Predicted 3D model of a 78-nucleotide RNA (transfer RNA) from Candidatus Hecatella orcuttiae. Rfam family: tRNA. By type it is a transfer RNA. Lineage of the source: Archaea > Thermoproteati > Candidatus Bathyarchaeota > Candidatus Hecatellaceae > Candidatus Hecatella. Its mean pLDDT, the model's own confidence on a scale to 100, is 82. The sequence was found in a public genome assembly.
RNA sequence: GCGGCCGUGGUCUAGCCUGGACUAGGACAGGGGCCCUCCAAGCCCCUAACCCGGGUUCGAAUCCCGGCGGCCGCACCA
Numbered sequence: 001g002c003g004g005c006c007g008u009g010g011u012c013u014a015g016c017c018u019g020g021a022c023u024a025g026g027a028c029a030g031g032g033g034c035c036c037u038c039c040a041a042g043c044c045c046c047u048a049a050c051c052c053g054g055g056u057u058c059g060a061a062u063c064c065c066g067g068c069g070g071c072c073g074c075a076c077c078a
Base pairs, nucleotide, nucleotide: 001074002073003072004071005070006069007068010028011027012026013025020058030046031045032044033043034042051067052066053065054064055063
């Protein structure tokens, strides 16, 4: 340099193909409460996220374009 895959709370991820209440879901973690003699477990509630910019559209996490970053492969490296 070329190609492929990926980027969502503190962590791991679903959703992307086929745009539609997604004011973005789940688990763990954190906070509060219930329960309990106490703790743990269990149950309930809360906090917090779509890598950046642009485009298309009534509507974008999702489609398109350009970046940035990560991983993998190839090439270069006399």